The RNA shown here (SAM riboswitch aptamer (S box leader)) has 120 nucleotides and comes from uncultured Siphonobacter sp. The model forms 91% of the base pairs in the Rfam consensus. The prediction has a mean pLDDT of 84.

């Protein structure tokens, strides 16, 4: 980087280093010398996997595997401003302008992306 599942309205910050920049892109908005991007330490959410426990299943019981659910949080990632920050493409309600259409607002599919697991 491809492809396949599943989540994405909730959660969780100090310090030192560093010096202007960041929030994937594009638009918009916001963050930021009251210190951005990154690196290190310490903590902290969270529960995808992995181990562990507990219950429950396949028409007797039992223990192994498995399968589901729950619990934990030891280990593998993850993540710690703003809903994935809103929004980009279609439909469809609505409220207002006016002319070959806009404009705001609100719902719905998509496509983008972000992590996790898993494939070749």
């Nucleotide at each position: 980087g491809a492809c396949u599942u599943a989540u994405c309205g909730a959660g969780a910050a100090g310090c030192g280093g560093g010096g202007a920049g960041a929030g994937a892109c594009g638009g918009g908005c916001u963050c930021u010398g009251u210190g951005a991007a990154c690196c290190g330490c310490u903590g902290g959410c969270a529960a995808c996997c992995u181990a562990u426990u507990u219950a429950c299943g396949a028409a007797c019981c039992a223990u192994c595997a498995c399968g589901u659910a729950a619990a934990c949080a030891a280990g593998g990632u993850g993540c710690u401003a703003a809903u994935u920050c809103c929004u980009g493409c279609c439909c469809c309600g609505a409220a207002g302008a006016a002319g070959g259409u806009c404009u705001u607002c609100g719902g719905g599919g998509g496509g983008a992306g972000a992590u996790a697991a898993g494939u070749a």